This is a predicted structure of a 144-nucleotide RNA (SAM riboswitch aptamer (S box leader)) from SAR202 cluster bacterium bin87.
[in-house]
RNA sequence: CCCUUAUUCAGACAGGCGGAGGGAACGGCCCUGUGAAGCCUGGCAACCUGUCCCGCCCACCCCGUGGGAUGAGGUGCUAAAUCCGGCGUCCCGGUAUUCGGCGCACGAUGCGUCCGGAUACCAAGGCGGGACGAAAGAUGAGGG
Numbered sequence: 001c002c003c004u005u006a007u008u009c010a011g012a013c014a015g016g017c018g019g020a021g022g023g024a025a026c027g028g029c030c031c032u033g034u035g036a037a038g039c040c041u042g043g044c045a046a047c048c049u050g051u052c053c054c055g056c057c058c059a060c061c062c063c064g065u066g067g068g069a070u071g072a073g074g075u076g077c078u079a080a081a082u083c084c085g086g087c088g089u090c091c092c093g094g095u096a097u098u099c100g101g102c103g104c105a106c107g108a109u110g111c112g113u114c115c116g117g118a119u120a121c122c123a124a125g126g127c128g129g130g131a132c133g134a135a136a137g138a139u140g141a142g143g144g
Stems, first nucleotide, its partner, number of pairs: 001144008014041004021031003026085003042078003047074003050070007082136001087133006093122009102112004
């Protein structure tokens, strides 16, 4: 560097050193001298190994396999869903004015992420919103 496979809306986000950047890239949008990156400690998690327990397999044990516990070892992670978007499929029209209903407050009358009607404008191969998937990325495990 490439391939396979699993995961990717949970969790941790504190202290010390450090001293200006960081969130992969691009477009956004953010974080940051009330201290970025990086390093250490702490923390989280449970992918692999180890240890222990239960089931299956086996005549039995070992091996194998499914599940659970633990967290000792190897990684990983510790702002925002992988921060959001791009590509595909499917679903929903939107805004304003006004009338009625409903609800709340009320002396007049006013208010509303609620429901329905009318009118106008815009849209209907666009923009916006939603669901699912893909791509790309990240991490583990295995392989080249």
The sequence was found by an Rfam model in a public genome assembly.
Lineage of the source: Bacteria > Bacillati > Chloroflexota > Dehalococcoidia > SAR202 cluster.
Its Rfam family is "SAM riboswitch aptamer (S box leader)". Its family is annotated with regulation of gene expression in the Gene Ontology.